[in-house]
Context: one part of a larger RNA
RNA sequence: ACGAACGCUGGCGGCGUGCCUAACACAUGCAAGUUGAGCGACGAACCAGGGCUUGCCCUGGGGCAAAGCAGCGAACGGGUGAGUAACACGUGGGUAACCUGCCCCGAUGACCGGGACAACCCGAGGAAACUCGGGCUAACACCGGAUGUGCUCGCCGGACAUCAGUCCGGCGCGUAAAGGAAGCUUCGGCCUCCGCUUCGGGAGGGGCCCGCGGCCCAUUAGCUUGUUGGUGAGGUAACGGCUCACCAAGGCAACGAUGGGUAGCUGGUCUGAGAGGACGAUCAGCCACACUGGGACUGAGACACGGCCCAGACUCCUACGGGAGGCAGCAGUGGGGAAUCUUGCGCAAUGCGCGAAAGCGUGACGCAGCAACGCCGCGUGGGGGAAGAAGGCCUUCGGGUCGUAAAGCUCUGUCGGAGGGAACGAAUGCUCUUGAGGUUAAUAGCCUUGAGAAGUGACGGUACCCUCAAAGGAAGCACCGGCUAACUCUGUGCCAGCAGCCGCGGUAAUACAGAGGGUGCGAGCGUUGUUC
Numbered sequence: 001a002c003g004a005a006c007g008c009u010g011g012c013g014g015c016g017u018g019c020c021u022a023a024c025a026c027a028u029g030c031a032a033g034u035u036g037a038g039c040g041a042c043g044a045a046c047c048a049g050g051g052c053u054u055g056c057c058c059u060g061g062g063g064c065a066a067a068g069c070a071g072c073g074a075a076c077g078g079g080u081g082a083g084u085a086a087c088a089c090g091u092g093g094g095u096a097a098c099c100u101g102c103c104c105c106g107a108u109g110a111c112c113g114g115g116a117c118a119a120c121c122c123g124a125g126g127a128a129a130c131u132c133g134g135g136c137u138a139a140c141a142c143c144g145g146a147u148g149u150g151c152u153c154g155c156c157g158g159a160c161a162u163c164a165g166u167c168c169g170g171c172g173c174g175u176a177a178a179g180g181a182a183g184c185u186u187c188g189g190c191c192u193c194c195g196c197u198u199c200g201g202g203a204g205g206g207g208c209c210c211g212c213g214g215c216c217c218a219u220u221a222g223c224u225u226g227u228u229g230g231u232g233a234g235g236u237a238a239c240g241g242c243u244c245a246c247c248a249a250g251g252c253a254a255c256g257a258u259g260g261g262u263a264g265c266u267g268g269u270c271u272g273a274g275a276g277g278a279c280g281a282u283c284a285g286c287c288a289c290a291c292u293g294g295g296a297c298u299g300a301g302a303c304a305c306g307g308c309c310c311a312g313a314c315u316c317c318u319a320c321g322g323g324a325g326g327c328a329g330c331a332g333u334g335g336g337g338a339a340u341c342u343u344g345c346g347c348a349a350u351g352c353g354c355g356a357a358a359g360c361g362u363g364a365c366g367c368a369g370c371a372a373c374g375c376c377g378c379g380u381g382g383g384g385g386a387a388g389a390a391g392g393c394c395u396u397c398g399g400g401u402c403g404u405a406a407a408g409c410u411c412u413g414u415c416g417g418a419g420g421g422a423a424c425g426a427a428u429g430c431u432c433u434u435g436a437g438g439u440u441a442a443u444a445g446c447c448u449u450g451a452g453a454a455g456u457g458a459c460g461g462u463a464c465c466c467u468c469a470a471a472g473g474a475a476g477c478a479c480c481g482g483c484u485a486a487c488u489c490u491g492u493g494c495c496a497g498c499a500g501c502c503g504c505g506g507u508a509a510u511a512c513a514g515a516g517g518g519u520g521c522g523a524g525c526g527u528u529g530u531u532c
Base pairs, nucleotide, nucleotide: 001530002529004528005527006526007525008524011378012377013376014375015374016373017371018370019336024334025333026332028331029330030329033072034071035070038069039068046061047060048059049058050057051056052055079289080288081287089213090212091211092210093209094208095207098206099205100204103202104201105200106199107198109196111145112144113143114142120135121134122133123132124131125130150175151174153172154171155170156169157168158167159166160165179194180193181192183190184189215261216260217259222252223251224250227249228248229247230246231245232244233243234242264286265285266284267283268279269278270277271276291312292311293310294309295308314325315324316323317322342368344367345366346365350364351362352361353360354359381411382410383409391402392401393400394399415473417468418467419466420465421464425459429456430455431453432452433451434450435449436448437447438446439445476521477520478519479518480517481502482501483500487516488515489514490513491512497504498503
C1' cells in the first nucleotide's frame, strides 16, 4: 500500500469501490428498436348522411392498436480476459497497394415502360415449431429501355513524375434514379421542405505494411517443404505464398531460431530520495472472445454476445414423427470459495438509434438500496467542582493511586429524534403566441433570429434553512521482558500456556492466566495474506 479476508467492536454524513475462485451451469423479468411525411390491406373511438324493428344496419370521412411489404438501425452502446509472446499492444513512419453508410461542401440528373411477392382469401399437412399448394394487390421493394455532368475499361496524343503512377484532351464499349408532405392554383401547374441518382472533395472511421520497445527456461540447439525466392495465373477494397501451376534451392538461428512455461497490451497504479522493483481492479485507449469447434450469408461495415447453417457436449418440450435453448448485458439462482450487493426507480438530465417533427425506445446512463470495503469530515459534550466522597487496586499500614475523574451546580445543542418551510440540476431543448430577415407570385408553408406565456424532476418533500425537546441515544481494540511507548498484585509451578526474532514457564514469572494501573490508536483496532 490493498478490489482484500478473519476476530472483537460499531453513532452520523460525503465521495468512491464491491466474484481476484468455476470463460461453471442457469429458473424468471427486462437489456434494440423506430418510421403511417415509402406502401397496400384490416379497421376501434369519433363525425356526417341514409334506413328504420330507437339501438342496430348501410354509405362516406376518420384514423387507435396489432400484423405484413419496405427503409434505417441492429457491426454502436454494454460484458468478460478464456485464448494470444503476436505487428496483439506502445511509439514513430509508409500506403505510387486501399475501403468508407449516415454527416458537411460543390456539381449532375430524375425520361419511358413492365412483371411480381407478402399481407388478405381458399385449401392441405403437423401435437408443436411451423410448412406446402392455388388466387388477388401496392410501393422509395424488383426488372427492362433511354440519357451520361461523370465514372470503369481499352486505344491515341500531351504534361509531370519515375517501380508498375498522376493529371489534361480526343475516340469507342459499358454504366443511374423514387418518390413523399404542406400551401397556392385559371387544375395546365407554381412553390417550399424532406428524400432519390451519378461524380468530385472534406471530416471522421477503418484495412494493410515497416523501424524500434516491453516475460521466464539452453536441464529446449538446431528449425523449416508453401518452406525461401522467381515467372505466370487466380483471389481481395488492397500489397503479398494469400492460394495454385511451373522453376530454382533456398530461408531462420548463441544479437537465442525451434520448443516448453507463463501472460491480454498500454495510459497508468503501488512503493522508493532516486535509480529501480512489483502490479495492470475501478476510469480511459487498443486487442481478443461470446456454450465448444467450423463456415459463410446480408451489408458501407461482421465472419456478427441477445442473426443464420453444420458438427459436438449439455438442458428442456413432445402426441416419439420431431422441435426449442445459450446471462463473459442488468438484476437474480445454484455451485465453487476465506470472500464480493437489489429479481429497486426513471428516461427528468447526458448520450445513442429511428423519425420532417411531436415523439418512441434505451438495465447505456442518471439515481436510489445493501456492505466500516476504502478515503475524508463530524460527534459521543463544554465550564466548574475536594489537599481529594464511596468503591476498586497497591501498601513499608503512615499512606499512595484510579482522580477533577464521578456526584452535585451551570451552559451549549453538532449528529441522531420530532414539527414546519423548501431547492439548483430545466432550458440556446420541446409545445403555443408573436416581431424581424431570407426564400417565394404569396400576407401559406419552410429556414434563420429575437421577445413573451404555460407546462416538463426518477432522485425527493432529498439537500439546505427554521423551530422544539433533551447531556439525554453514540467507544472500542491491541499492547505493556528487549527490539518498542507502557508495572504491580494474585493464581499457576517446564503444567496450563505464550512466541515476529531473541526467548519465557521446573514456588516470589513486569514474558502464561486474571485483576488494578499504564501506553498506543480510535469508529475503529488487531491478525493473516500479498507487493515495494
Background
Small-subunit ribosomal RNA, 5' domain from an uncultured bacterium, 532 nucleotides, folded computationally. The full RNA is in RNAcentral, with records from ENA. Model confidence (mean pLDDT): 85 of 100.